[in-house]
RNA sequence: AAAAGGCAAACCAGUCGUAAGGCUGGGACGCAAAACCAAGGGCCGCUCACGGCCAUGCUUUGCAUGGUAUUAGUGCGGUCGGUAGCCUGGUUGCCGAA
Numbered sequence: 001a002a003a004a005g006g007c008a009a010a011c012c013a014g015u016c017g018u019a020a021g022g023c024u025g026g027g028a029c030g031c032a033a034a035a036c037c038a039a040g041g042g043c044c045g046c047u048c049a050c051g052g053c054c055a056u057g058c059u060u061u062g063c064a065u066g067g068u069a070u071u072a073g074u075g076c077g078g079u080c081g082g083u084a085g086c087c088u089g090g091u092u093g094c095c096g097a098a
Stems, first nucleotide, its partner, number of pairs: 006031002011026006029085001035091003039088003042083004046078002048075003052068007
C1' cells in the first nucleotide's frame, strides 16, 4: 500500500452552566493523532474600567450623581472561564505488504 478497527461537525433530544460551552444518546461534515495537556498566539463568553445612551443637579457647551443596554467602540484589564475539530508547542500511541 491494502485491510481491520477508531473518532465524530452541523442538527435533534436530555442534562449541567449566567454565558461561551461541557456531558450523555441519536446523527455523520469531516479526521492518520479529530487521542491527552489551555504554556504562547487567535477566536468566543462573563466581568471590570473607560466610553455610549437616558435622567437629575450644578458654578451649564462639561463636570458630578444615579440609572440603562436586544447595545457602538477601546483595553499587553481579570492569579475568571470556554475552544485541543483555529494555529504553534509539549506528551503518548493502533495497523502496517513489498
A computed fold for a 98-nucleotide RNA from a soil metagenome, annotated as c-di-GMP-I riboswitch aptamer. Of the family's consensus pairs, 95% are formed in the model. RNAcentral holds the sequence, with entries from MGnify. The coordinates come from a structure-prediction model, not an experiment, and the mean pLDDT is 81.